Model confidence (mean pLDDT): 85 of 100. Predicted 3D model of a 539-nucleotide part of an RNA (small-subunit ribosomal RNA, 5' domain) from a metagenome. Its Rfam family is "Bacterial small subunit ribosomal RNA". Rfam links the family to the GO terms ribosome and structural constituent of ribosome. The full RNA is in RNAcentral, with records from SILVA.
[in-house]
Context: one part of a larger RNA
RNA sequence: GAACGAACGCUGGCGGCGUGCUUAAUACAUGCAAGUCGAACGAUGAGGUCCUUCGGGACCAUCAGUGGCGCACGGGUGAGUAACACGUAAGCAAUCUGCCUUGGGGUAUGGGAUAACACCGCGAAAGUGGUGCUAAUACCGUAUGAUGUCGCGGCAUCGCAUGGUGCUGCGACCAAAGGGGGCCUCUCAUGGAAGCUUCCGCCCGGAGAUGAGCUUGCGUCCCAUUAGCUUGUUGGUGACGGUAACGGCGCACCAAGGCCGAGAUGGGUAGCCGGCCUGAGAGGGUGAUCGGCCACACUGGAACUGAGACACGGUCCAGACUCCUACGGGAGGCAGCAGUAGGGAAUAUUGGGCAAUGGGCGAAAGCCUGACCCAGCAACGCCGCGUGAGUGAUGAAGCCCUUCGGGGUGUAAAGCUCUUUUGCUCGGGAAGAAGGUGUCGGGAAGUAAUAUGUUCCGACCUUGACGGUACCGGGCGAAUAAGCCCCGGCUAACUCCGUGCCAGCAGCCGCGGUAACACGGGGGGGGCGAGCGUUGUUC
Numbered sequence: 001g002a003a004c005g006a007a008c009g010c011u012g013g014c015g016g017c018g019u020g021c022u023u024a025a026u027a028c029a030u031g032c033a034a035g036u037c038g039a040a041c042g043a044u045g046a047g048g049u050c051c052u053u054c055g056g057g058a059c060c061a062u063c064a065g066u067g068g069c070g071c072a073c074g075g076g077u078g079a080g081u082a083a084c085a086c087g088u089a090a091g092c093a094a095u096c097u098g099c100c101u102u103g104g105g106g107u108a109u110g111g112g113a114u115a116a117c118a119c120c121g122c123g124a125a126a127g128u129g130g131u132g133c134u135a136a137u138a139c140c141g142u143a144u145g146a147u148g149u150c151g152c153g154g155c156a157u158c159g160c161a162u163g164g165u166g167c168u169g170c171g172a173c174c175a176a177a178g179g180g181g182g183c184c185u186c187u188c189a190u191g192g193a194a195g196c197u198u199c200c201g202c203c204c205g206g207a208g209a210u211g212a213g214c215u216u217g218c219g220u221c222c223c224a225u226u227a228g229c230u231u232g233u234u235g236g237u238g239a240c241g242g243u244a245a246c247g248g249c250g251c252a253c254c255a256a257g258g259c260c261g262a263g264a265u266g267g268g269u270a271g272c273c274g275g276c277c278u279g280a281g282a283g284g285g286u287g288a289u290c291g292g293c294c295a296c297a298c299u300g301g302a303a304c305u306g307a308g309a310c311a312c313g314g315u316c317c318a319g320a321c322u323c324c325u326a327c328g329g330g331a332g333g334c335a336g337c338a339g340u341a342g343g344g345a346a347u348a349u350u351g352g353g354c355a356a357u358g359g360g361c362g363a364a365a366g367c368c369u370g371a372c373c374c375a376g377c378a379a380c381g382c383c384g385c386g387u388g389a390g391u392g393a394u395g396a397a398g399c400c401c402u403u404c405g406g407g408g409u410g411u412a413a414a415g416c417u418c419u420u421u422u423g424c425u426c427g428g429g430a431a432g433a434a435g436g437u438g439u440c441g442g443g444a445a446g447u448a449a450u451a452u453g454u455u456c457c458g459a460c461c462u463u464g465a466c467g468g469u470a471c472c473g474g475g476c477g478a479a480u481a482a483g484c485c486c487c488g489g490c491u492a493a494c495u496c497c498g499u500g501c502c503a504g505c506a507g508c509c510g511c512g513g514u515a516a517c518a519c520g521g522g523g524g525g526g527g528c529g530a531g532c533g534u535u536g537u538u539c
Stems, first nucleotide, its partner, number of pairs: 001539004006535005013385006019378002021343001026341003030338003035069003040066002047060005076296003086219007095212002100208003104204004108142004117132006148173011178200006187193002221268003228259003233256006240250002271293004275286004298319005321332004349375001351374003357371001358369004388418004398409004423476006432466001435462002438460007483528005488509003494523005504511002
C1' cells in the first nucleotide's frame, strides 16, 4: 500500500446492488418447512341439491382408511475425515438405474383375505386386543411366453489374459391391472355392453438419456524430540457365502507373506475444489457468500422399505438430556425458516406471497412448497448522488496572533440574483405475464364416424406478493443533510496559552524536569469525507 463475513470509538442525509453466529456440531418454548391423487378402492355421520312407493335412493362436497407416486430431491451444517475424501486423467470384458425418450411384443383365466365400518373389551395417556362384514391398479394361484435368464452345443467375428459381440440348435424357468370419455361400423342386438374407438395406465425384454457404484495413475499440511508397523495381516485354493458388481468383503483350509528413510506406523491439524486476497511475476495466504464433490443430522449401533437410504423433519436397540404421568408407563431431537436462552468483540424479522423460476402429486383444474421471489433490520461492503450555484470589501463583527504598525480566519459570512438533485406535498402510474380454464372460429392425423379425446393457429375472458413501489408530471422552499483523524522526523500540515520527568503521548526513533511546533486547550493548517480513525488477520 492492498484486502476483510470483521469488531470497537466518534459521527451519520439518500439510493442501487450485495453481504450478515467466523464463538457453543451448546440447549431449545411456539408457529411453519412434504405432500398429493376420488380419473386405483370400499365406505360415508353431519351439510347442500334433487327424486321418493316416505322405507329410502342419486349427485355434490368432505374427514379418516386401503392403494399409488413422492418423502433418497430441495434446504442446513463442517463435527468427523490426511482418505481414491477431493482434484485431474483413465478403466469396468466386474455393475445397477424409478420417472423420461425411442422402437418391439403382450395385457388371458381364477382365488382367498384385510383395513375402514359395526360390536365387545384393556389403558391415565400414548396406544392396543378380540369377534363379525367388505373393495381394489392391494395380495396369491393357473395359463401363455422370448429378442430375457440359466445349462449343454454349433458357426462367424473381434480382442486386453479371464473373454466381448452377433447368428443359431435343444432343454429348463419367469409376467401383467385396470381406469376416464365417446359411439353403434363390426359381434350380441330393444336399450345398451361383454362390442368398437380414443386417452391415461399395467407386464416383458432391446436401445438411449440421466443418475449412481467400483477400480487405477498422478497431485494433496506439520512433527523423526514418532522408526519400525501388520495376523484377515500378504498371497493362494474353494462345485463356499455375500453383493447390482470385482475383491479377505466374510468364512474354511494352505503358505508366510505385506508396508517402510522416496518416511511406513504413530501424534497434531484440517472438509476438498472452481475460486477469493495479495503480488510485476514466481510465489504466499485462504476455502464466507455463489457453483461442484464429500461427510454429518442429540451420541453410538443396526437393519427394514425401496429404482435409489443404512434415510435431518422414518423404524428398532442402547446412552445422556428435557418433558408428561393416575408411578404401571409414555413423548421428544431447529447443523430447515423465523425466534429464545447461553457463549461472545460480534452477526438480522417469531414478516408477505406462491405473481415469477424450480420441485412433488394429479388427465386436468389445482393442492403443497420458510426452495424461491420479495419486503424488514444493520454505513457490514462496493458503487452513485446530495448537503447548493453565481455575485459579493484593500476586506463587517467575533475570535486568534502581533514587533501594536498590522496580520490571519476571508469571498468565508451577511446582502443580492438564481436553481431544486434530495426532501415534503398533489396527481398519473409500470415492465416483470408467459401461461391456464372456458367459449367461439379454422386446420391436421386418427376412426365406421362430421363422437370423445389428441394436436396446431386465432379471437374473447382472466392471473402481480413486491406495490400505488420504481418511474413521470405539477406545487413549495436553500429549504432537511458534515464529520473524523492528523500537524517533531519518517509524513502533507505552526503558533499562543496551560502543565513542569507531573499529568500525559507513543507505530519506530523518542517527547515532558519553567518559553514543549511531540502532553492538554485555543486559533490556524493538512488529509480523507458519510464517513474517519483504532484494533485484529493475510499478502